Predicted 3D model of a 74-nucleotide RNA (transfer RNA) from a Pseudomonadota bacterium. The sequence is in RNAcentral, with records from ENA. The prediction has a mean pLDDT of 81. Its Rfam family is "tRNA". It is annotated as a transfer RNA.
RNA sequence: GGGCACUUAGCUCAGCGGCUAGUAGCACUUGCCUUACACGCAAGGGGUCGGGGGUUCGAAUCCCUCAGUGCCCA
Numbered sequence: 001g002g003g004c005a006c007u008u009a010g011c012u013c014a015g016c017g018g019c020u021a022g023u024a025g026c027a028c029u030u031g032c033c034u035u036a037c038a039c040g041c042a043a044g045g046g047g048u049c050g051g052g053g054g055u056u057c058g059a060a061u062c063c064c065u066c067a068g069u070g071c072c073c074a
Stems, first nucleotide, its partner, number of pairs: 001073007010026003013022001018057001028044005050066005
């Protein structure tokens, strides 16, 4: 330099144009349990979907651009 994939909660991710983003897992907070801790049980908080712009009645989802990460080729 060229090509491809990805960016959604603290972490790992689902969601592939139509309510209000999730009965998701781990983590976190509170309570129960315990002499105590762990395990277990119950409840709860946390997201302006990487930034900007466009298409559309409507965008996390489609398009453009910028940034970042990973892989392949040179």